[in-house]
RNA sequence: GAACCCGUAGCUCAAUGGUAGAGCAUCUGACUUUUAAUCAGGGGGUUCCGGGUUCGAGCCCCGGCGGGUUCA
Numbered sequence: 001g002a003a004c005c006c007g008u009a010g011c012u013c014a015a016u017g018g019u020a021g022a023g024c025a026u027c028u029g030a031c032u033u034u035u036a037a038u039c040a041g042g043g044g045g046u047u048c049c050g051g052g053u054u055c056g057a058g059c060c061c062c063g064g065c066g067g068g069u070u071c072a
Base pairs, nucleotide, nucleotide: 001071002070003069004068005067006066007065010024011023012022013021018055026042027041028040029039030038048064049063050062051061052060
C1' cells in the first nucleotide's frame, strides 16, 4: 500500500428497509434468621463519525476513524 471481515446497553451478542432486543451485570421488591440461590419487576442506547438514497436506515450507497485476518 491492497483485499476481506467486524464496530449496537457496563460485557457477550441478536435484530428481513417498518416501534432497537436477549443473556450476564446493575437497581428495586418477594422469599430467607442473614447471605447466597430462586422468582417478579425497573433503569440503562445520538446503533463508531459525517454525508447520501428512501415515505421510512442498525440494515442499502459514499467518505472517514478504530480493531482483526490475509497478501504485498
Predicted 3D model of a 72-nucleotide RNA (transfer RNA) from a Chloroflexota bacterium. Model confidence (mean pLDDT): 81 of 100. The source organism's lineage runs through Bacteria, Bacillati and Chloroflexota. RNAcentral holds the sequence, with entries from ENA. Its Rfam family is "tRNA". Rfam describes the family as follows. Transfer RNA (tRNA) molecules are approximately 80 nucleotides in length. The family's RNA type in Rfam is transfer RNA. Rfam links the family to the GO term triplet codon-amino acid adaptor activity.